[in-house]
RNA sequence: CUCUUAUUAAGAAAGGCUGAGGGUACAGGCCCUGCGAAGCCUUAGCAACCGGUCACACCUCGUGUGUGAUGCUGGUGCUCCAUCCUGCCCCCGACGAACAAUCGGACGAGGGAAAGAUAAGAG
Numbered sequence: 001c002u003c004u005u006a007u008u009a010a011g012a013a014a015g016g017c018u019g020a021g022g023g024u025a026c027a028g029g030c031c032c033u034g035c036g037a038a039g040c041c042u043u044a045g046c047a048a049c050c051g052g053u054c055a056c057a058c059c060u061c062g063u064g065u066g067u068g069a070u071g072c073u074g075g076u077g078c079u080c081c082a083u084c085c086u087g088c089c090c091c092c093g094a095c096g097a098a099c100a101a102u103c104g105g106a107c108g109a110g111g112g113a114a115a116g117a118u119a120a121g122a123g
Base pairs, nucleotide, nucleotide: 001123002122003121004120005119006118007117008116013043014042015041016040017039021032022031023030026087027086028085029084044079045078046077048076049075050074051072052070053069054068055067056066057065058064083115088112089111090110092108093107095104096103097102
């Protein structure tokens, strides 16, 4: 870097240095920010994955597989606003046109993708 799988409306803070951006593709919005952004350091915390430990079950009896519990020396990750909202598709409602069928730019609600982020495995 690519592919696959899972999760993504919950959860969780302070201090120091520094000094202007940030909300993680792009775009349009809307927010945060000298009452200090992003970054670095210290301490603390959250609990998603892998791992550790314990319990139970299964059988190929290998400490293997599965389920649950447990923050537990660990490997990451995270600790303002839903992944801040939207974009593509489906569908519903309101509005307009139309006798009706139906159509329409934009508004609102719901669902599904795509993309993003994190973890694990593989190349």